Predicted 3D model of a 71-nucleotide RNA (transfer RNA) from a Candidatus Pacearchaeota archaeon. Its Rfam family is "tRNA". The family's RNA type in Rfam is transfer RNA. About the family: Transfer RNA (tRNA) molecules are approximately 80 nucleotides in length. Gene Ontology term of the family: triplet codon-amino acid adaptor activity. The prediction has a mean pLDDT of 85. Taxonomically the source falls in Candidatus Pacearchaeota (Archaea, Nanobdellati).
């Protein structure tokens, strides 16, 4: 330099055009003499910008970051 893939919550991952989800972690409450475990509730996320569309996490372009392949 060329090519491919990936980027979603603090972490690990679902979600392939119509309200963003789960587990763990965190906070609050219940239980307990206390704590843990367990049960219930709560908060929190689509890498940045642009385009297509009535509507974009999803499709397209570009940038950024990461991984791999070729040279």
């Nucleotide at each position: 330099g060329g090519g491919u893939g990936c980027g979603u919550a603090g972490u690990u991952u679902a979600g392939u055009g119509g309200u963003a989800a789960a587990a763990c972690a965190g906070g609050c409450g219940g239980c307990u003499c206390c704590a843990g475990a367990c049960c219930g509730c709560c908060a929190g996320c689509c890498g940045g910008g642009g385009g297509u569309u009535c509507g974009a996490u999803u499709c397209c372009c570009u940038c950024c970051g990461c991984a791999c392949c070729c040279a």